[in-house]
Context: one part of a larger RNA
RNA sequence: AACGCUGGCGGCGUGCCUCAGACAUGCAAGUCGAACGAUUAAACUUUCUUUCGGGGAAGAUAUAAAGUGGCGCACGGGUGAGUAACACGUAGGUAAUGUACUUUUGGGUGGGGAAUAGCUCGGGGAAACCCGGAUUAAUACCGCAUAAUGCAGCGGCUCCUGAUGGAGACAGUUGUUAAAGAUUUAUCGCCUAAAAAGCAGCCUGCGGCAGAUUAGCUAGUUGGUAAGGUAAUGGCUUACCAAGGCAACGAUCUGUAGCCGACCUGAGAGGGUGGUCGGUCACACUGACACUGAAUAACGGGUCAGACUCCUACGGGAGGCAGCAGUCGGGAAUUUUGGGCAAUGGGCGAAAGCCUGACCCAGCAACGCCGCGUGAAGGAUGAAGUCUCUCGGGAUGUAAACUUCGUAAAAAUAGGAAGAAUAAAUGACGGUACUAUUUGUAAGGUCCGGCUAACUACGUGCCAGCAGCCGCGGUAAUACGUAGGGACCAAGCGUUGUUC
Numbered sequence: 001a002a003c004g005c006u007g008g009c010g011g012c013g014u015g016c017c018u019c020a021g022a023c024a025u026g027c028a029a030g031u032c033g034a035a036c037g038a039u040u041a042a043a044c045u046u047u048c049u050u051u052c053g054g055g056g057a058a059g060a061u062a063u064a065a066a067g068u069g070g071c072g073c074a075c076g077g078g079u080g081a082g083u084a085a086c087a088c089g090u091a092g093g094u095a096a097u098g099u100a101c102u103u104u105u106g107g108g109u110g111g112g113g114a115a116u117a118g119c120u121c122g123g124g125g126a127a128a129c130c131c132g133g134a135u136u137a138a139u140a141c142c143g144c145a146u147a148a149u150g151c152a153g154c155g156g157c158u159c160c161u162g163a164u165g166g167a168g169a170c171a172g173u174u175g176u177u178a179a180a181g182a183u184u185u186a187u188c189g190c191c192u193a194a195a196a197a198g199c200a201g202c203c204u205g206c207g208g209c210a211g212a213u214u215a216g217c218u219a220g221u222u223g224g225u226a227a228g229g230u231a232a233u234g235g236c237u238u239a240c241c242a243a244g245g246c247a248a249c250g251a252u253c254u255g256u257a258g259c260c261g262a263c264c265u266g267a268g269a270g271g272g273u274g275g276u277c278g279g280u281c282a283c284a285c286u287g288a289c290a291c292u293g294a295a296u297a298a299c300g301g302g303u304c305a306g307a308c309u310c311c312u313a314c315g316g317g318a319g320g321c322a323g324c325a326g327u328c329g330g331g332a333a334u335u336u337u338g339g340g341c342a343a344u345g346g347g348c349g350a351a352a353g354c355c356u357g358a359c360c361c362a363g364c365a366a367c368g369c370c371g372c373g374u375g376a377a378g379g380a381u382g383a384a385g386u387c388u389c390u391c392g393g394g395a396u397g398u399a400a401a402c403u404u405c406g407u408a409a410a411a412a413u414a415g416g417a418a419g420a421a422u423a424a425a426u427g428a429c430g431g432u433a434c435u436a437u438u439u440g441u442a443a444g445g446u447c448c449g450g451c452u453a454a455c456u457a458c459g460u461g462c463c464a465g466c467a468g469c470c471g472c473g474g475u476a477a478u479a480c481g482u483a484g485g486g487a488c489c490a491a492g493c494g495u496u497g498u499u500c
Base pairs, nucleotide, nucleotide: 001496002495003494004493005492008372009371010370011369012368013367014365015364016330021328022327023326025325026324027323030071031070032069035068036067044059045058046057047056048055049054078283079282080281088207089206090205091204092203093202094201097200098199099198102196103195104194105193106192107191108190109189110144112142113141120133121132122131123130124129150176151175152174153173154172155170157168158167159166160165181188182187209255210254211253216246217245218244221243222242223241224240225239226238227237228236258280259279260278261277262273263272264271265270285306286305287304288303289302308319309318310317311316336362338361339360340359344358345356346355347354348353375405376404377403378402385396386395387394388393410439411438412437413436414435415434419429444489445488446487447486448485449470450469451468455484456483457482458481459480465472466471
């Protein structure tokens, strides 16, 4: 974990292990008017007009519905299908590399051009959407100028490295490459160069599953030369040349599996596991592909093919919950279509702020751990009832009644936080926790032959049944069933499963 019986409360956790099965509905990634058309879609205010439907004009320190543009969407969140691999862990290398945002420092930001979306007009289509004309802007796009400590070529010199090589100063030299503005005038941007931090790519040593009833495997295969490609090394790719490379220290093949920090167990050594939390990898209906971008071969982007579902006017279109809830299915089995951005963090923005099913909370479930309660003290040669009996008695049993004392929860009334960081403001949780007063409620489950703590009576009669093992039951059964009594745990107790 599930199942059976039972069930008072609180705190903290945890909650599809099976079908990486299919998904209705809502939400989960936006933001910036201090880049732009443009004073403009709506709304608002004022005003004119009206056939009371509406129409027109103006305004703002207001406005983000649509569009261009910027940044983000590669984070965060999910899952473990694949993967036995430099995937992971650990220790290194990169003199073979990249880096948007951030920080520091140096230099610069001159002058032009042509479009286009939107809007509008027209057309096509059932729709999705598409086509054409006219017109307009920019921090969108494109030339020109200028430019070195950038890049490329050439020339020698010095130092360093295990090494292909790296670094440095040149009186060096030749060629080539850039920019964008906004504003509340405080600033924020833009281009270029150097460095830093963090992040990322690549390479290597070592380490961690089973099977030999898998013994041979391999042709871009192994190496070289040249070229292409990449940020970068490299058969990464191609041409040519050579015939290599791996393997009993287990290649290849097959099966299984994400890996680790850790977790469980154990005196330890070990054995088992990898759920929550953290790191990392892989995947996003299945397969392939590129575009954009600093970075993706991109879960809520695109293209093509496939399966499936839906819409259709049959011409054609739309979709992807392994995000949060939720539905169906499967299953022994796993929750609400909740609240809030108050906190922490993230994106955008100068900011106000907006967005955030991350997150913080609440709800459900004894699923786990921990804590608390269901009363405490006194109370009889011992009520009643029940059981038993040798009919005298014995047991239940101080148990109850009774007396005194006390009050987990819940309800009502009254008060009421911390979490908020501030000069002030700002709390979803929540009128919650907590405090005071009044009223005031809560025990079951299994077992009792031995192992193993706990015994009698009746019923049954190898029957009905029990059982983890040994074994009980055929007429006095402490072993079956019931009752009384007892033992052990206790809001749990048993059973089953799994691990040590």